[in-house]
Molecule: Glycine riboswitch aptamer
Organism: Alloyangia pacifica
RNA sequence: AAGGUUCGGACAGGAGAGACGGGGCCCGCCCCCGCGCCGACGGAGCAACGCCCCGGAAACUCUCAGGCCCAGGUACUGCCGAACCGA
Numbered sequence: 001a002a003g004g005u006u007c008g009g010a011c012a013g014g015a016g017a018g019a020c021g022g023g024g025c026c027c028g029c030c031c032c033c034g035c036g037c038c039g040a041c042g043g044a045g046c047a048a049c050g051c052c053c054c055g056g057a058a059a060c061u062c063u064c065a066g067g068c069c070c071a072g073g074u075a076c077u078g079c080c081g082a083a084c085c086g087a
Base pairs, nucleotide, nucleotide: 003085004084005083006082007081008080009079011078012077013076018035020034021033022032023031024030036068037067038066042064043062044061045060049055050054
């Protein structure tokens, strides 16, 4: 140096699922109830494997929270910057 890890950025891209039924109302899918759904913020579970009480991954699984017009946001990818590793 290439590259990698972590963090940050009003940057670029970026989903999913009932504008369902009843009632209320300030008529905003806003509130309550009911049923039905979503998973890519959070959370939980597990394989191989190991030092085998236990530890142990996810975009898999479960949906507790959350969400289901639009919008916003989101994991993740790119870009920029910083620190560290590389040394």